[in-house]
Parts: sequence; structure tokens; C1' cells
RNA sequence: GUCCCCGUGGUGUAAUGGAUAACAUGUCUGCCUUCGAAGCAGAAGAUUGCAAGUUCGACUCUUGCCGGGGGCA
Repeated sequence: GUCCCCGUGGUGUAAUGGAUAACAUGUCUGCCUUCGAAGCAGAAGAUUGCAAGUUCGACUCUUGCCGGGGGCA
């Protein structure tokens, strides 16, 4: 240089183009306990990497950037 793949809560992953972005784990609060752990209940936490475009509607499709990984040179 060129081609391919990936980017979503703190972490790991979901989500046929139909929307309120779900689950697990972690964090916090309460219950339970002599105190913890485990268990139970609840809460917070994501402008879905950034910007445009297509569409009635985009995490999802298209384009360009940014970051990471890989193949070829």
C1' cells in the first nucleotide's frame, strides 16, 4: 500500500430493518446472619467508536474517517 474481520453498560456477550437496546457478571442499597459468604429483593450504569447517507423506521444496510486484529506485498 491493498484485502478481510471486529468496535454495544465496568467486564463478557445478545438483539429478522419494527425500538422501551436484553442477559450474565461486577458495583451500590436493603433483607437474611453474631459477623461474613451464599441466597432473596431493588437500584444505578449504554447518546450502540465518530460523521454523513438510504429508509416511514437503522445496533442492523451503504460511504468516509478513527481504533484493534489478521492475510498478501
The prediction has a mean pLDDT of 81. Predicted 3D model of a 73-nucleotide RNA (transfer RNA) from a Candidatus Nealsoniibacteriota bacterium. Lineage of the source: Bacteria > Bacteria candidate phyla > Candidatus Nealsoniibacteriota.